[in-house]
Molecule: transfer RNA
Organism: Minisyncoccia bacterium
C1' cells in the first nucleotide's frame, strides 16, 4: 500500500428498518445480631460524520480504532 472482518452499558454479549434485551458488576431497600446467600427496585450503551427513508443501532459512503490475510 491492497483486500476482508469487527465496533451495542464498567465487562461479556443478543438483537432487528418502527421501544435496544440479558448476564456479571454498581447503587438503594428488604431479609440477618453481623457478614455471606437470597429477594425487590433503580442508574447505565448502539465509535464519529454524511446519505437513503415517514422512520436508521439495522441499509449505503467516508473517517477513526482494533483484528486477519496479501504485498513491499
Nucleotide at each position: 500500500g491492497c483486500g476482508g472482518g469487527u465496533a451495542u452499558a464498567g465487562u461479556u454479549u443478543a438483537g432487528u428498518g418502527g421501544u435496544a434485551g440479558a448476564a456479571c458488576g454498581c447503587a438503594u431497600c428488604c431479609u440477618u445480631g453481623c457478614c455471606a446467600u437470597g429477594g425487590a427496585u433503580g442508574a447505565g450503551a448502539c465509535g464519529g460524520g454524511g446519505g437513503u427513508u415517514c422512520a436508521a443501532u439495522u441499509c449505503c459512503c467516508c473517517c477513526u480504532a482494533c483484528c486477519c490475510g496479501c504485498a513491499c